[in-house]
About this RNA: Small-subunit ribosomal RNA, 5' domain from an uncultured bacterium, 532 nucleotides, folded computationally.
Context: one part of a larger RNA
RNA sequence: GACGAACGCUGGCGGCGUGCUUAACACAUGCAAGUGGUGCGACGAACCAGGGCUUGCCCUGGGGCAAAGCCGCGAACGGGUGAGUAACACGUGGGUAACCUGCCCCGAUGACCGGGACAACCCGAGGAAACUCGGGCUAAUACCGGAUGUUGUGCACAGACUUAAGCCUGUGUACUAAAGGAAGCUUCGGCCUCCGCAUUGGGAGGGGCCCGCGGCCCAUUAGCUUGUUGGUGGGGUAACGGCCUACCAAGGCAACGAUGGGUAGCUGGUCUGAGAGGACGAUCAGCCACACUGGGACUGAGACACGGCCCAGACUCCUACGGGAGGCAGCAGUGGGGAAUCUUGCGCAAUGCGCGAAAGCGUGACGCAGCAACGCCGCGUGGGGGAAGACGGCCUUCGGGUUGUAAACCCCUUUCAGGAGGGACGAAGGUUCGCCGGUGAAUAGCCGUGCGGAUUGACGGUACCUCCACAAGAAGCUCCGGCUAACUACGUGCCAGCAGCCGCGGUAAUACGUAGGGAGCAAGCGUUGUCC
Numbered sequence: 001g002a003c004g005a006a007c008g009c010u011g012g013c014g015g016c017g018u019g020c021u022u023a024a025c026a027c028a029u030g031c032a033a034g035u036g037g038u039g040c041g042a043c044g045a046a047c048c049a050g051g052g053c054u055u056g057c058c059c060u061g062g063g064g065c066a067a068a069g070c071c072g073c074g075a076a077c078g079g080g081u082g083a084g085u086a087a088c089a090c091g092u093g094g095g096u097a098a099c100c101u102g103c104c105c106c107g108a109u110g111a112c113c114g115g116g117a118c119a120a121c122c123c124g125a126g127g128a129a130a131c132u133c134g135g136g137c138u139a140a141u142a143c144c145g146g147a148u149g150u151u152g153u154g155c156a157c158a159g160a161c162u163u164a165a166g167c168c169u170g171u172g173u174a175c176u177a178a179a180g181g182a183a184g185c186u187u188c189g190g191c192c193u194c195c196g197c198a199u200u201g202g203g204a205g206g207g208g209c210c211c212g213c214g215g216c217c218c219a220u221u222a223g224c225u226u227g228u229u230g231g232u233g234g235g236g237u238a239a240c241g242g243c244c245u246a247c248c249a250a251g252g253c254a255a256c257g258a259u260g261g262g263u264a265g266c267u268g269g270u271c272u273g274a275g276a277g278g279a280c281g282a283u284c285a286g287c288c289a290c291a292c293u294g295g296g297a298c299u300g301a302g303a304c305a306c307g308g309c310c311c312a313g314a315c316u317c318c319u320a321c322g323g324g325a326g327g328c329a330g331c332a333g334u335g336g337g338g339a340a341u342c343u344u345g346c347g348c349a350a351u352g353c354g355c356g357a358a359a360g361c362g363u364g365a366c367g368c369a370g371c372a373a374c375g376c377c378g379c380g381u382g383g384g385g386g387a388a389g390a391c392g393g394c395c396u397u398c399g400g401g402u403u404g405u406a407a408a409c410c411c412c413u414u415u416c417a418g419g420a421g422g423g424a425c426g427a428a429g430g431u432u433c434g435c436c437g438g439u440g441a442a443u444a445g446c447c448g449u450g451c452g453g454a455u456u457g458a459c460g461g462u463a464c465c466u467c468c469a470c471a472a473g474a475a476g477c478u479c480c481g482g483c484u485a486a487c488u489a490c491g492u493g494c495c496a497g498c499a500g501c502c503g504c505g506g507u508a509a510u511a512c513g514u515a516g517g518g519a520g521c522a523a524g525c526g527u528u529g530u531c532c
Stems, first nucleotide, its partner, number of pairs: 001531003005528005012379006018372002020337001025335003029332003034073003039070002047062007080290003090214007099207003104203007112146004121136006152175008161166001180195003184191002216262003223253003228250008265287004269280004292313005315326004343369001345368003351365001352363004382412004392403004416473001418468005426459001429456007436448004476521005481502003487516005497504002
């Protein structure tokens, strides 16, 4: 000098930050991932139209909320933690002629003909529950079969280019796809726009794999290794590879530190230092790993998946004892541990993300508010005058000195806090209504820095501004032997005590305790811990 600090004494205000460093201990409760009716069937109140009539009901068509179901996308992001990991985990620079890529952008081509189911629903059965089973009906952008094949993939051939395997282009051959929905016009044949669907080329962004180099301690760890090192055949993967397997060979690593042990997430950075360096890796950002412990795969473009599934284990809970349920290292919050670390708050207004054609919905991400002097920064606790140098205190050589212009007293100001009134920026924009213009056959759809109106703010009646009143409400902490700025008196008497080092204290203690005075810092001041 620094700190995610803690402890003691003290404490007025504001802004901006920060806040379980310990038990990756266990968790009550609420919330943290949904969304789409312009994919689908069913249910369906108001209301509208038509019909029947027994005149207040019924039928048909339209319309249409929420929950549940099928289906699509998302749920692999965002958020948390640092246990493990000394490793291609990270950083940096490369390679991939050994690879993948949903949504998004650009281009090409296509979407033909059919089929059978399963939920929901109805009926029945079992169970305490969780839930499960059987029968029957039904739709789709759910599922399946056939056709077509721009392309793609496999094989064969030719050519160009790299050469180490290879890669690109062309030709032939075999295999391989699909789904519809909404609005408008219509001569009812269809047309057109938008959102989708299928195959494929390219891009963007994202990822997988490989390599060079770099960054801890111990040699009181010296040898380690059998899928081990390499080859061949095969399997597997998006992809190379002992990644896996069969066979063959006997290799591979190591004092330039293998192997073993300990410790540890890595980095941008942070702190310190003139620098070199040293120490650290909170907040913020990038990467990695993990999600009660261990293992496993499924789905999917992407996971071996925090709020998915299965198995095993420990723990907790429910039970009718047969069987079930759970996972806060998400946000709050509880117990525990600890010197120690916050509210079971408000809002989706903004930014961003998911879904949706959109309106919109969701979002403990985020934006805000609350608590804490935990940190940094700013402000205030008044300003000027005022000597009979008052009273009181302390000291005294008893003359006086000092506290001290300090107070009283006079004049002035009103920041902040208090009261009253006004009152935002953040809304750029979004949404919606009307008008206008362009495209167009169109009063449809789409487009527009177009014009006008309405509406949209959690924070918040907050910031800010104005006014009112009163010096009024606002100072402590540590130290005073030397280092080191600051001295006297009394008490105590090697006692009580102090102390960072040197050292003080045994009767005159500037070093202990108290008082007066002084020094330093100041809403803080000291102490402790850690690093430089």
Description
Its mean pLDDT, the model's own confidence on a scale to 100, is 82.